RNA sequence: GGCUCCCUAGUUCAACGGAUAGAAUGGAGGUUUCCUAAACCUUAGAUAGUGGUUCGAUUCCACUGGGAGCUA
Numbered sequence: 001g002g003c004u005c006c007c008u009a010g011u012u013c014a015a016c017g018g019a020u021a022g023a024a025u026g027g028a029g030g031u032u033u034c035c036u037a038a039a040c041c042u043u044a045g046a047u048a049g050u051g052g053u054u055c056g057a058u059u060c061c062a063c064u065g066g067g068a069g070c071u072a
Stems, first nucleotide, its partner, number of pairs: 001071007010025004018055001027043005048064005
């Protein structure tokens, strides 16, 4: 250089083109406890970026960025 794949909460993962983008864990607050841990309740938090297609995009397309693999 060429080709292929991946990118969603802090982390690990879900989500037929249509729901308020969910879950676990972690964070914050509370109950409980002598304290801590555990348990229970509440709560905040994300679609890599820019365009395009579409009535509607996490999903399809293009480009850019980042990462991984194969190949000469």
This is a predicted structure of a 72-nucleotide RNA (transfer RNA) from an uncultured Bacteroidales bacterium. The sequence was found in a public genome assembly. Its mean pLDDT, the model's own confidence on a scale to 100, is 81. Rfam family: tRNA.